Source information: Model confidence (mean pLDDT): 79 of 100. This is a predicted structure of a 129-nucleotide RNA (c-di-AMP riboswitch aptamer (ydaO/yuaA leader)) from a Bacillota bacterium. It was read from a public genome assembly, where an Rfam model found it. NCBI's taxonomy places the organism under Bacteria, Bacillati, Bacillota.

[in-house]
RNA sequence: UGAUUGAUAUCUCCGAAUACUGGUAAAAGUAGUGGGGGAACCGUUUUUUGGGGUGAAUCUUGUUAAAGAGGGGCAACUUGGUCGCCCUAACCCGUCAGCUAACCUCAUAGGAGUGAACCAAGCGUAUGA
Numbered sequence: 001u002g003a004u005u006g007a008u009a010u011c012u013c014c015g016a017a018u019a020c021u022g023g024u025a026a027a028a029g030u031a032g033u034g035g036g037g038g039a040a041c042c043g044u045u046u047u048u049u050g051g052g053g054u055g056a057a058u059c060u061u062g063u064u065a066a067a068g069a070g071g072g073g074c075a076a077c078u079u080g081g082u083c084g085c086c087c088u089a090a091c092c093c094g095u096c097a098g099c100u101a102a103c104c105u106c107a108u109a110g111g112a113g114u115g116a117a118c119c120a121a122g123c124g125u126a127u128g129a
Stems, first nucleotide, its partner, number of pairs: 011113004018031004032108006042098001050096001051093004058069004070088005077122006083115001
């Protein structure tokens, strides 16, 4: 220096999903964050071959087992890159929605334990001259 294994938790990861207030409790409220609907202009003209929304989670092939392409994630300032590991679901609207100012409206869950890896560029801080 590299690799492997284990441990760590007032720490961390996926995600918008956090903070404060109030209250006996519950319901609730404010801010922040995220989503949907909704003019003109512009766009589309294509509606059972239904259509659409949240989300990374879609497409192709298939011996229907899976594989591949594409997409997404992996803490110690940020970004890019290298290799490695992992994921690629689920749910909803209900015949209906392009964009969209004003406006209207909804959510603020759930689940988990890491490569704390390396290289480069940048930003910032400290010290000395």